This is a predicted structure of a 400-nucleotide RNA (Bacterial RNase P class A) from an uncultured Pseudomonadota bacterium. It matches the Rfam family "Bacterial RNase P class A". It is annotated as a ribozyme. The sequence was found by an Rfam model in a public genome assembly.
[in-house]
RNA sequence: GGAGUCGGCUAGGCAAUCGCGCCACGCAAACCGGCGUCACGGAUGACGUACGUUGUGUGGUGAGGAAAGUCCGGGCUCCAUAGGGUAGAGCGCCAGGUAACGCCUGGGGGGUGUGAACCCACGGAAAGUGCAACAGAAAAUAAACCGCCGAAGUGUCCGGACGAAAGUCUGGGCGCUGGUAAGGGUGAAACGGUGCGGUAAGAGCGCACCGCGGUCCUGGUAACAGGAAUGGCAUGGCAAACCCCGCUCGGAGCAAGACCAAAUAGGGAGGCAGGCAGCCUUGAGCUGCAACGCGCGACCCGCGCGUGUUUCCGGGUAGGUUGCUUGAGGCGCACGGCGACGGGCGUCCCAGAGGAAUGAUUGUCCACGACAGAACCCGGCUUAACGGCCGACUCCCACC
Numbered sequence: 001g002g003a004g005u006c007g008g009c010u011a012g013g014c015a016a017u018c019g020c021g022c023c024a025c026g027c028a029a030a031c032c033g034g035c036g037u038c039a040c041g042g043a044u045g046a047c048g049u050a051c052g053u054u055g056u057g058u059g060g061u062g063a064g065g066a067a068a069g070u071c072c073g074g075g076c077u078c079c080a081u082a083g084g085g086u087a088g089a090g091c092g093c094c095a096g097g098u099a100a101c102g103c104c105u106g107g108g109g110g111g112u113g114u115g116a117a118c119c120c121a122c123g124g125a126a127a128g129u130g131c132a133a134c135a136g137a138a139a140a141u142a143a144a145c146c147g148c149c150g151a152a153g154u155g156u157c158c159g160g161a162c163g164a165a166a167g168u169c170u171g172g173g174c175g176c177u178g179g180u181a182a183g184g185g186u187g188a189a190a191c192g193g194u195g196c197g198g199u200a201a202g203a204g205c206g207c208a209c210c211g212c213g214g215u216c217c218u219g220g221u222a223a224c225a226g227g228a229a230u231g232g233c234a235u236g237g238c239a240a241a242c243c244c245c246g247c248u249c250g251g252a253g254c255a256a257g258a259c260c261a262a263a264u265a266g267g268g269a270g271g272c273a274g275g276c277a278g279c280c281u282u283g284a285g286c287u288g289c290a291a292c293g294c295g296c297g298a299c300c301c302g303c304g305c306g307u308g309u310u311u312c313c314g315g316g317u318a319g320g321u322u323g324c325u326u327g328a329g330g331c332g333c334a335c336g337g338c339g340a341c342g343g344g345c346g347u348c349c350c351a352g353a354g355g356a357a358u359g360a361u362u363g364u365c366c367a368c369g370a371c372a373g374a375a376c377c378c379g380g381c382u383u384a385a386c387g388g389c390c391g392a393c394u395c396c397c398a399c400c
Base pairs, nucleotide, nucleotide: 001396002395003394004393005392006391007390008389009388010387012365013364014363015362016361017360018359020062021061022060023059024058025057026056027055028054029053032052033051034049035048036047037046038045039044064371068382069381071380072379073378074377075376076253077252078251079250083301084300085299086298088249089248090247091246092245093107094106095105096104097103108122109120110119111118112117123244124243128242129241130238131237145184146183147180148179149178152177153176154175155174156173157172158171159170160169161168162167192210193209194208195207196206197205212231213230215228216227217226218225219224257322258321259320260319267313268312269311270310271309272308275289276288277287278286279285280283291307292306293305294304295303296302329348330347331346332345333344335342336341366369
């Protein structure tokens, strides 16, 4: 000097003029609503009150790192008194963090990169089922396409030796039964790899090293790592296929919910009148059980509420207040921890709209402004995206 990796901060600035929302404190107003007092036969009237409301003054404050996606986890509210099981869903190495999580931190194992770093859907294939096109002999209880062998058995051809002959011994060729999976081929992958010995030729057949399995020892909380001796020298892949195993799991959602006001129709028509037991007032009676209906995410059990039971027709309201922002909150300091984070001390209040508030104009500066606007709140993940600043680390080149 160049190229990269990881982390943190920021998100146009400044000035002027005009304009918005919320909060706090004042001032003014009695038109309207509310509240209180008095009067009144009633309707109503009068006075007060600033509670709502209107206006005005001062002060404070007002969108994000993702507010986005609605993908996870919660807080909160209700179902509701809240339980068991089945199905279903999620996660899946170990140890921690957290309110919790599918998140984060650290470690182990695997992979990518020269490296700083980054990624992982990381339990089980000997419980079972299933899949792997084509090629190939054969794709998992494998098998012989080209080859190699001819020890063992056997046929035939040529030759040699011995022999009077039958025959015996022997060399070679071509076959058959047979042996083989080392070499070659196919394929992503072929039932361990390399080397030596051995064999008829081969093969863990034997040996050495590697690899694999189990046992033991050492280190570690653990996942795992290392070592020693030993062993039949060995049972491939896919579970992000079904499945098995382990752990976890109620639902709905601020349009949840709470309160106030107002309005309507506790409406109309029809059928049936009940099972069992008890009671006395003898009935379409009362009580209990059963039955039925509704509710509890699906189903079962169970629980709760209600009702004599069942069919049809039909009506009103949706206005206001609240929930609504003080939080698993932010910032700073020191301490503990490798870290995520934790508790301690101090300090701050930092949006609450309700068809939806922060805008417009002018001037100026330069880094020329991307993606993009809260709607109950918070912790994450994912996606989008123009720049600027700061820190740590890695690699390459040149010079000293």